[in-house]
């Protein structure tokens, strides 16, 4: 250091966890590509704790 399939935010612990990249479906285009629009996808590495609450604190463990 660990968060979507890749790459990564995510403030002082509090809204429904987010972009961008890919994917899937549509629009346009003879066709492809770009571009536009819209979906879907996440036990936030794991187990326990603290706390009304935990991705955010704290301890072990497991991975780089």
């Nucleotide at each position: 250091c660990g968060u979507a399939g890749c790459u990564c935010a995510g403030c002082u612990g509090g809204a429904u966890a987010g972009a961008g990249c890919g994917u899937c479906g549509g629009a346009u285009u003879c066709c492809u590509a770009a571009u536009c629009c819209g979906a879907a996808g996440g036990u936030c590495g794991u187990g326990a704790g603290u706390u009304c609450g935990a991705a955010u604190c704290u301890c072990g463990c497991c991975g780089g």
Source information:
The RNA shown here (transfer RNA) has 64 nucleotides and comes from a marine eukaryotic metagenome. It matches the Rfam family "tRNA". By type it is a transfer RNA. Model confidence (mean pLDDT): 81 of 100.